[in-house]
């Protein structure tokens, strides 16, 4: 320099195909159970879906441009 994948909750991640209430497990917190802790169980917290702009009635999802990671290829030496 072209191509091609990912970037979503504190981690680990589906959801994107075919636009329409952001979800799961782990984790925290709090309260049942227990002599106590651990395990279960029950309610909670927690998202600028990497950014920035368009489309549209509505974008995580489509369109462009960008960062960051990774894997492929061309090029200099």
């Nucleotide at each position: 320099g072209g191509g091609c994948c990912g970037g979503u909750a504190g981690c680990u991640u589906a959801g994107c195909u075919u636009g329409g209430u952001a979800g799961a497990g782990c984790g925290c917190c709090u309260g049942a159970c227990u002599u106590u802790u651990a395990a279960u169980c029950a309610g909670g917290c927690g998202g600028u879906c990497g950014c920035g702009a368009g489309u549209u009635c509505a974008a995580a999802u489509c369109u462009c441009g960008u960062c960051c990671g990774g894997c492929c290829c061309a090029c200099c030496a």
Transfer RNA from a Candidatus Woesearchaeota archaeon, 77 nucleotides, folded computationally. Its Rfam family is "tRNA". Rfam classes the family as a transfer RNA. Model confidence (mean pLDDT): 81 of 100. The source organism's lineage runs through Archaea, Nanobdellati and Candidatus Woesearchaeota.